[in-house]
RNA sequence: AGUCGGAUAAAUGGUCGCUCCUUUAUGGGUUGAAAGACCAAAGGAGAGGAAAGUCCGGGCUUCGCAGGGCAGGAUGCCGGAUAACGUCCGGUGGAGGCAACUCCAAGGAUAGUGCAACAGAGAUAUACCGCCGCCCCCUGGGCGGUAAGGGUGGAAAGGCGGGGUAAGAGCCCACCGAUUUUCUGGUAACAGGAAAUGCCAUGUAAACCCCAUCCGAAGCAAGACCGAAUAGAAAACAAUAACCUUGCCCGGGUUGUUUUCAGGUAGGUCGCUAGAGCCUGCCGGCAACGGCAGGAGCAGACAGAUGACCAUUCACGACAUAACCCGGCUUAUCGUCCGGCU
RNA sequence: AGCGCUAUCGCCAAAUGGUAAGGCACCGGAUUCUGAUUCCGGCAUUUCCAGGUUCGAAUCCUGGUAGCGCUG
Numbered sequence: 001a002g003u004c005g006g007a008u009a010a011a012u013g014g015u016c017g018c019u020c021c022u023u024u025a026u027g028g029g030u031u032g033a034a035a036g037a038c039c040a041a042a043g044g045a046g047a048g049g050a051a052a053g054u055c056c057g058g059g060c061u062u063c064g065c066a067g068g069g070c071a072g073g074a075u076g077c078c079g080g081a082u083a084a085c086g087u088c089c090g091g092u093g094g095a096g097g098c099a100a101c102u103c104c105a106a107g108g109a110u111a112g113u114g115c116a117a118c119a120g121a122g123a124u125a126u127a128c129c130g131c132c133g134c135c136c137c138c139u140g141g142g143c144g145g146u147a148a149g150g151g152u153g154g155a156a157a158g159g160c161g162g163g164g165u166a167a168g169a170g171c172c173c174a175c176c177g178a179u180u181u182u183c184u185g186g187u188a189a190c191a192g193g194a195a196a197u198g199c200c201a202u203g204u205a206a207a208c209c210c211c212a213u214c215c216g217a218a219g220c221a222a223g224a225c226c227g228a229a230u231a232g233a234a235a236a237c238a239a240u241a242a243c244c245u246u247g248c249c250c251g252g253g254u255u256g257u258u259u260u261c262a263g264g265u266a267g268g269u270c271g272c273u274a275g276a277g278c279c280u281g282c283c284g285g286c287a288a289c290g291g292c293a294g295g296a297g298c299a300g301a302c303a304g305a306u307g308a309c310c311a312u313u314c315a316c317g318a319c320a321u322a323a324c325c326c327g328g329c330u331u332a333u334c335g336u337c338c339g340g341c342u
Numbered sequence: 343a344g345c346g347c348u349a350u351c352g353c354c355a356a357a358u359g360g361u362a363a364g365g366c367a368c369c370g371g372a373u374u375c376u377g378a379u380u381c382c383g384g385c386a387u388u389u390c391c392a393g394g395u396u397c398g399a400a401u402c403c404u405g406g407u408a409g410c411g412c413u414g
Stems, first nucleotide, its partner, number of pairs: 001342008010313007018046007028039004048319001052330002055328005060219004072215005077091005092106001093104004107210002112208002114204003128150002130146007158176002161173003177199001178197008223270004232261006241255005278295007314317001343413007352366003360397001368384005390406005
């Protein structure tokens, strides 16, 4: 100088405030039909490495469901890890770098279809120039051969050298490449060796498609329970009744009232955080990861909580704030520290 | 919070993977005594941004940014 991996994400103290839990409390006050909510004091707990994007996978829940298929979607070298994955680990092949190291949607173009603008003679078949042979009306033209040379293009019938030929061409030969068969090593991808085949033939599948594997759909605003209201059903009572009108009477008004069931709006409770989780040590494994032992008890709101001020110190502080949970990926990020390697 | 969609000139917008159409607006010119109308010409250089596939990308794929809609 570079490359790879890991850790951390200002610290300490004080004051005021916010969310949740416990106790005082089987209490008091307010509200409400009830359930519940709010109000005080003390003690305790209180965001991240990405909490983000919502790009994948899984748990969980409801619907559907014997099982399977179609459609649609995703993935795509090999082996392993895992609850699962498009993730991770270890290899193979390819690309970049002097190197450490990094990157790769890396099956099939001989299943079929489509597309390849412009340029160029010709884009999957072709003779424009050139080369060679023959002919003619001979500064030129016609017919035939030729893919070696020129030109166009991202791409033009394996590459290069020699032989051969009228000129040429895998037409023939050596080497390299390709394909097929086979042997050895490897679990495999694949690697190395041998023999045969002159080599049936461009690119594109992040075009349709084919092959293999996987996926039921929706998402906590999922959903479960309680339950005023309103629609409904049944029973009982009642015009000498019941209810309203200020407690009672008179007077006036209304036609139902009560109970039970069903139901599921407002509201409330649960889902809600003890989890494929975290920390430490040992063992197995190259590793991802797995096993065993011990330990700590770690936000849980429902209009939604972390802030403000003061003091001291420093490297003077980036990106950013949980909302069902977890494993990944991607993206954002001031700096500081540690380790391996070139 | 969950789910779905969109982005092309100042505005409205078209485009099968093959030269980024068109209209309004704006600018210059012609016509007119002047203006409007009309006619002619001009106007996208990173198709929201960054990568990738491909000979070639507004279009296909991946990631991001901004905006909109639905669900109590």
This is a predicted complex of two RNAs, RNase P RNA and transfer RNA, with 414 nucleotides together. The coordinates come from a structure-prediction model, not an experiment, and the mean pLDDT is 76. Rfam match: Bacterial RNase P class A. By type it is a ribozyme.